[in-house]
């Protein structure tokens, strides 16, 4: 510090995601140690047990217990012991009451609470028990009471009567100040003792040893005052949460007087009097929520949050009260009531863990009924001491920090094993064994602490830390992730499945993205997920955005509040700055120290806490206050344009209706048309009269007005601007929340009008439909008054105001200047209103003194798309509606600019046998072929719009064949490589369809070694058997490929360096103006150049020449059998080698050129004609079955062999071909002229045989010789005569025959007699051709044994038409334009309508909750009042005082009411999202086919459609 995601690609804009770091957490997997921390975050739910506040005998009575000493008496019996023992005097523990202090600490918890609760800074009108300091006093009497004891009740808690009793318990008098009170005389107002020691007295006691008095030093209390410290307790300023779809709240309310009450101040509470009091600076009302110090995050400001540990507040099942008492209105007291749960004898009783543990329960979730009071702290006691689940400690939980370890050095044959694999390796991996060490943690032995203050004792933790020995590598690694973003790759399963996913997205057979392995990267006793918070996010922008098209200027004005605000002087001293001085708690953060081996932690010291209060001081700016100024602003006088407003009158033109006249058959309308109107006289044309409603030319990016908006003319009223002038006031000023007014059309109410026009309606067309577009008609309305609504694309999509910033040119109004007759020009100034354009500026378009530029001020507004301007509330409105305005849920996106493409029923130039202008065809018929179907055991397979279909297949009867149906092999029919045997071969036979089995027979081969030359080793060839590696596969995938093909297209295009423009995509160049068949070529030009492609080089043809002349050739010459045959020549003709020629070169016009048009010349004339040659790239185009070839798959079978059969099937349907339909023919006869090929397993002459296919023959021929081999159409004659024919020939399971082959049955081909279908020029459609083209005619070849050949693939005879021109069909090139397209118009995409899932709104209702209101009732209890009734203190009495009861105000809960809010459910209806492949139409995006879009209004299945006024997007 940034990345990913919208596009084919960029810039922006925008949201969404991730990457960081924390957590009181949780879940998975895993798990060795130790120190510190830290743990119910959810049910403020319910609770078993046990602890958790007691203590004081030195206040007090009593009790009781131990021991001491005496011991009546009684027993024993060793006759004075001994044991018990009333009983008496000590002496010592104990505690039930009584009484005194605590119990208001301390510990939990966060339900409440939006508040002086908290923070912070402050104020005065209070309180304080114990503790310090200082003052005073403790004198005198009194009466009760618990305990106790007797009698009761009652199950129990508990209580009731008598009786006795003490006290630091109560009470009463003296006394009293510095206390209260009071002006002041006065007056009123306290106590408690109790202990140690000594002394004296009196006293008890057998003694020991006490008791009581009184003195005296002391300690502890006590009481009166002042006073400190801590603690409380009120009051104020400031600050800190959301909603405005909560705007008005408020009767004790605001405030005065009086009075009551409190420690104290108030309406804190009462009577009366008064109408205040708070609020857009957010009151009231709702929801939330304990506040802070701090955490925790961030660069900072800021967000979030408020566990642990600290302040503080609140609360103790749940509401209410008070008592005590310094102190609660009281967590482990009370007392009502209500809710629970226990007890019970049914009569009443007890209880409350938000204290520690500890259980149930809810949860994703959070511990032990541990020890201890050693040590800190609390409480009481004179103290010892007691008590302390505060605490200090252990336990348990990887929850979190932090340290530690799981060894460490050697050590390559780079082993085993695994993964991989191009089999060669390569990885794991110096890892491992193995060798040498080590001892942290661990085991086990021994030492052993600080912590203890306070002279001794005194440690839960603890036999702990920590030290020493010994021991032995032993026990101690795992979890995520690896397509990007993000570090880190491969197999292998799988096959849009089964999964993954933070977020783009993977996955449909080759998955680095799923899931296992290997490997590798990360982090580490953890490591990932999940949650939540900041952070990236400048994505709410104070720091720190922004609003012409991206989301965003309010329809436009006055205008209140509120914020802003000209010059100059002076005062002030609120903001504002300087300094000082409190205070900002302790912990925390930081810094530099120290202790725990280190860290975490602990400590100590510093800074820091940016805030708030005060204090003296500055005065430049703001602010206030005084004064003053003209430059803002108005005012004043001159002048001066306008469709500015509002009333009333006039005027023409047109138009529609009457009337009347002419005048006749149409009119009218449209793409054509009909529907209407017309013979009852229309349109048309005159004349006249009547309406209404709008103002032609003038008119203009011309005026005017705040916007809406205004448009004949005149008059009346009246708003506002300009220009001059510089008299006049003296900042009066700018914006403006709410408020008020205006405000196109539509539409709405009430009354009028109504000519044309025209939603809606109604015909009539148009269509598949047409609830539209076209057309006839037409009602609301369009118009007028009154009154509503209040919205537009109300747009310059641009808020108002004020100042700065370069020009140029037009117009509208006004002044000046110059010069004139003349403001005619001509400078120039001000006000508006366009254009262009520089700085700037903007993503880019654009903007650009009329700013979107630079500043200043006020307001409105915006925060992804969708849902939705929806719903609910609310104000508004007759309505119709408007204003204001969510959310659930959904998706990643959605958008502006601008590129490059492709599209258009956009537009311009241009081409092409694209049309058109011809010539002949296809579609019909018959055969053939080839596809589709269907058949079928197979009818093997592939190609499928143009670019599949007489294609692959340049030959299916076995074969080929891939297919079927039967029979048969298993290292295999074919490759290599091993052992063994042996030649194979052939030939006979046997079975069988055959493969194939068996039998017989015959014979070894080549090459080297040895050799007795019989042989025999060894290696090769070949065949037999065997073993396994492996062979084999026209199975799959052409979407895993290579390689070839086909298309667009022989179209003229694709493109790169550099360079220059642009933020980039990309542009330019390549575009323009000409020209070409060409991006062919010139000129221009910020481009200059170059590649690929055009063209040309290459083949054929046409002219000419050289050169060779057999097998070609024959002018001349001889010869001849008449045949170039033979001599002979090589001129021709032809063969082929090599050349020449055509360049727009000449000429003449046009042109700047490039080139065009004409001409001559030539064999060709404008790439002379053909063909080969095919840019970058497109269809995932065609071919795994031509061939290679990756992966899968089959391996006695998806291989291989073999015989039959099938590809040749046949109701149909199509493409392409042939014959044909006849006379420009058909038949017969005669007769002529090519070209180009092919031939030895061959082509076959002559001759013969046969109607004929053939046969027979077998010459010459490897071919310029021979042979296929008679070209045919032509042409001469003849014949037929328009007919299903002497056309056509189709069928024939008729009939006889040829070949060719192992074999013509499915299934050849031909010949011949015979038969003689259909068809008499082809419908909608459509096809090919522009010259040696079309047609028409024959001829070779290639595949091949033969041939379904009428295909294909060539060769020549023979030989036309027509092309005005580019409107239109179709393909295509270039330029521009619009685009919502980019799998690119076969694109995109709206809506009902059905289906399925989810959300949300209404709903009769119908069930809860929450404050409150109104009245009843009325607990406890407080104060109040009180006849009678009860009491011990003081009192001579009388009383005074208290006390129960009673009454009554206020009271909690409870009823009973009607209304408010906040919700659950909910028949039914409504939207609304989403959901590979439903149903209707096509609204929109191109001029989208009727340009579209905004606001009404009607209207339609639906998207929509019309009508009115607006916008241009």
């Nucleotide at each position: 510090a940034g990345a990913g995601u919208u596009u084919g690609a960029u810039c922006c804009u925008g949201g969404c995601u991730c990457a960081g770091g924390a957590c009181g957490a949780a879940c998975g997997c895993u798990g060795g140690c130790g120190g510190c921390g830290u743990g119910c975050u959810u049910a403020a739910u319910g609770a078993a047990u046990g602890c958790g506040a007691g203590u004081c005998g030195a206040g007090c009575g009593a009790a009781g217990g131990g021991u001491c000493g005496a011991g009546a008496u009684a027993a024993g019996c060793u006759u004075g012991c001994u044991u018990a023992a009333a009983u008496c005097g000590g002496u010592u523990c104990u505690u039930a009451g009584c009484g005194g202090c605590g119990a208001a600490c301390g510990g939990g918890u966060g339900a409440g609470u939006a508040a002086c609760a908290c923070g912070u800074a402050g104020g005065g009108a209070u309180c304080u028990g114990c503790c310090u300091u200082u003052u005073u006093g403790a004198c005198u009497g009194g009466g009760a009471u618990a305990a106790c004891a007797g009698c009761g009740a009652g199950a129990a808690a508990u209580u009731g009567c008598u009786g006795c009793u003490a006290a630091u318990a109560c009470c009463g008098g003296a006394u009293a100040c510095g206390c209260u009170g009071g002006a002041g005389a006065c007056a009123g107002g306290a106590a408690a003792g109790g202990u140690u020691u000594a002394u004296g007295a009196c006293u008890g006691g057998a003694a020991a040893c006490g008791g009581u008095c009184a003195u005296a030093c002391g300690c502890c209390g006590c009481u009166u005052a002042a006073a400190g410290a801590g603690g409380a307790a009120c009051c104020u300023g400031c600050g800190g949460c959301c909603c405005a779809u909560c705007a008005g709240c408020u009767a004790g309310u605001u405030g005065g007087c009086g009075g009551g009450g409190u420690a104290a101040c108030a309406g804190c509470c009462c009577a009366c009097c008064a109408a205040g009091g708070c609020g857009a600076c957010g009151a009231c009302g709702g929801g939330u929520a304990g506040c802070c110090g701090g955490u925790c995050u961030g660069a900072g400001a800021g967000g979030a949050u408020g566990a642990a540990c600290g302040g503080c507040c609140a609360c103790a099942c749940u509401g209410g009260g008070a008592c005590u008492g310094a102190g609660a209105c009281a967590u482990g007291g009370u007392c009502c009531a209500g809710a629970c749960u226990c007890c019970u004898a049914c009569g009443g009783g007890a209880g409350u863990u938000a204290g520690c543990a500890u259980c149930a329960g809810g949860g994703g979730a959070u511990c032990u009924u541990g020890c201890g009071c050693a040590a800190u702290g609390g409480g009481c006691g004179a103290a010892a001491g007691c008590c302390u689940g505060a605490c200090g400690c252990a336990g348990c939980g990887a929850c979190g920090c932090c340290g530690c370890g799981u060894g460490g050095g050697g050590g390559a044959u780079g082993a085993c094993g695994g993964c991989u694999c191009u089999c060669g390796g390569g990885u794991u991996g110096u890892a491992a064994a193995c060798c040498c060490c080590u001892g942290u943690c661990c085991a086990g032995g021994g030492g052993g602490a600080c912590g203890a203050a306070c002279a001794a004792a005194u440690g839960a933790c603890g036999g702990u830390a920590c030290c020493c020995c010994u021991g032995g590598a032993g026990g101690a690694a795992g979890c995520c992730a690896c397509g990007g973003c993000u570090a880190a790759c491969u197999a292998c399963g799988u096959g849009c499945c089964a999964g993954c996913a933070g977020c783009c997205g993977c996955g449909g057979u080759a998955a680095u993205a799923c899931g296992u392995a290997g490997g590798u990267g990360g982090c580490a006793a953890g490591c990932g997920u999940u949650g939540u918070c900041c952070g990236g996010a400048a994505u709410u922008a104070c720091u720190g955005g922004g609003c012409g098209u991206a989301a965003a200027g309010g329809g436009c004005a006055g205008g209140u509040a509120g914020g802003c605000g000209g010059u100059c002087u002076g005062a002030u001293a609120a903001g504002u700055c300087a300094u000082c001085c409190g205070u900002u708690a302790a912990a925390g953060c930081c810094c530099c120290a120290g202790g725990c081996u280190c860290a975490a932690c602990c400590u100590g010291g510093g800074a820091u806490c940016u805030g708030c209060a005060g204090g003296u001081g500055a005065u430049a700016c703001u602010g206030u206050c005084a004064g003053a100024c003209u430059a803002g602003a108005g005012u004043g006088u001159g002048c001066u344009a306008g469709a500015g407003g509002a009333g009333a009158g006039c005027g023409g033109a047109a138009c529609u209706g009457c009337c009347a006249g002419u005048g006749u058959a149409g009119c009218g309308g449209u793409g054509g048309a009909a529907u209407g109107c017309g013979u009852a006289g229309a349109u048309a044309u005159u004349g006249g009269c009547a309406g209404g409603a709008a103002c032609g030319c003038c008119a203009g990016u011309g005026a005017c007005g705040a916007a809406g908006g205004u448009g004949g003319c005149u008059c009346u009223c009246u708003g506002g601007g300009g220009c001059a002038u510089g008299a006049c006031u003296g900042a009066c000023g700018c914006u403006g929340a709410g408020c008020u007014g205006c405000g196109a059309a539509a539409g709405c109410c009430a009354g009028g009008g109504u000519a044309g026009c025209g939603a809606a309606c109604g015909g009539g067309a148009u269509u598949a439909g047409a609830u539209a577009c076209c057309c006839c008609g037409g009602u609301a309305g369009u118009c007028c008054u009154g009154g509503c609504c209040g919205u537009a694309a109300a747009c310059g999509a641009u808020g108002g105001u004020c100042a700065c910033u370069a020009g140029g040119u037009g117009u509208u109004g006004g002044a000046g200047g110059u010069a004139u007759c003349g403001a005619c020009c001509c400078c120039c100034c001000c006000a508006g209103u366009g254009c262009c354009g520089c700085a700037g500026u903007u993503a880019a378009c654009g903007c650009a003194a009329u700013a979107a530029g630079u500043g200043a001020c006020c307001c409105g507004c915006c925060u992804g798309g969708g849902g939705a301007g929806u719903a609910c509330g609310g104000c508004c409105g007759c309505a119709a509606g408007g204003c204001u305005g969510a959310a659930a849920c959904u998706c990643a996106a959605a958008g502006g600019a601008a590129u490059u493409g492709a599209c258009g029923g956009g537009g311009g130039c241009c081409c092409g046998c694209a049309c058109a202008a011809g010539c002949g065809g296809u579609g019909g018929a018959g055969c053939a072929u080839g596809u589709g179907g269907u058949u079928u055991a197979a009818u093997c397979g592939g190609a499928u719009g143009c670019a599949a279909c007489g294609c692959c297949g340049a030959g299916a009867a076995c074969c080929u064949u891939a297919c079927c149906a039967g029979g048969a092999u298993u290292u295999g029919a074919c490759a290599u490589c091993c052992c063994c045997g042996g030649a194979c071969c052939g030939c006979c036979u046997u079975a069988g369809a055959a493969a194939u089995a068996g039998g017989g027979u015959u014979u070894u081969c080549c090459a080297g070694g040895c050799u007795u030359c019989g042989g025999u080793c060894u290696g090769g060839a070949c065949c037999g058997g065997g073993a396994g590696a492996c062979a084999g596969g026209u199975g799959g995938u052409g979407c895993a490929u290579g390689g070839c093909u086909g298309u667009c297209g022989u179209c003229a295009g694709c493109u790169c360096g550099u360079g220059c423009c642009g933020u980039g995509a990309g542009g330019u160049g390549u575009u323009g103006g000409g020209u070409u068949a060409a991006g062919u070529c010139c000129c221009g030009c910020a481009a200059c150049g170059a590649g690929c492609g055009c063209a040309a080089c290459c083949c054929u043809u046409g002219u000419c020449g050289u050169c060779u002349g057999u097998u070609g050739c024959c002018a001349g010459c001889g010869g001849u059998u008449u045949g170039g045959c033979c001599g002979g020549g090589c001129a021709c003709u032809c063969a082929g080698a090599c050349g020449a020629g055509a360049c727009c070169g000449c000429c003449g016009g046009a042109g700047u050129a490039a080139u065009c048009c004409g001409g001559a010349g030539g064999a060709a004339g404008a790439u002379g004609a053909g063909g080969a040659c095919g840019a970058c790239g497109u269809c995932a185009a065609g071919u795994c079955g031509g061939c290679a070839u990756g992966c899968c798959c089959c391996u006695u079978a998806c291989a291989u062999c073999c015989u039959g059969g099938g590809c040749u099937a046949c109701a149909c349907a199509c493409g392409u071909g042939c014959u044909a339909c006849a006379a420009u023919g058909g038949c017969c006869g005669g007769u002529a002229c090519a070209a180009a090929g092919a031939g030895c397993a061959g082509c076959g002459a002559a001759g013969c045989c046969g109607c004929g296919a053939g046969g027979u023959g077998g010459a010459g021929c490897g071919a310029a010789u021979c042979u296929c081999a008679c070209a045919a159409a032509g042409c001469c004659g003849g014949u037929c005569u328009c007919a299903g024919u002497u056309c056509g020939g189709a069928u024939c399971g008729g009939g006889a025959g040829u070949c060719u082959g192992c074999a013509a049955c499915u299934c050849g081909a031909c010949c011949c007699c015979g038969u003689g279908a259909a068809g008499u020029c082809g419908g909608a459609a459509u096809c090919g051709c522009u010259a040696g083209u079309a047609a028409c005619c024959g001829u070779g070849g290639g595949u091949c044994a033969g041939c379904a050949a009428c295909a294909c693939c060539g060769c020549g005879g023979u030989g036309a038409a027509u092309a005005c021109g580019u409107u239109c069909c179709c393909g295509g090139g270039c330029c521009u334009u619009g685009u919502a397209c980019a799998c690119a118009c076969c694109g995109c995409c709206c809506g009902u309508c059905a289906a399925a899932u989810c959300c949300c709104c209404a709903a009769a209702g119908u069930c809860u909750g929450u404050a409150a209101c109104a009245c009843c009732c009325g607990a406890a209890g407080c104060c109040a009042g009180u006849g009678g009734g009860c009491c011990a203190a003081c009192u001579u009495a009388g009383g005074a005082g208290g006390c129960a009861g009673c009454u009554g105000u206020c009271g909690a809960a409870g009823g009973u009411g009607g209304g408010a809010c906040c919700g659950g459910c909910a028949a039914u209806g409504g939207g609304g999202a989403u959901u590979a492949a439903g149903u209707c139409g096509u609204a929109a995006c191109a001029a989208g086919g009727u340009a579209g879009c905004c606001g009404u209004a009607c209207c339609g299945g639906a998207a929509g459609g019309u009508g009115c006024g607006g916008c241009u997007g």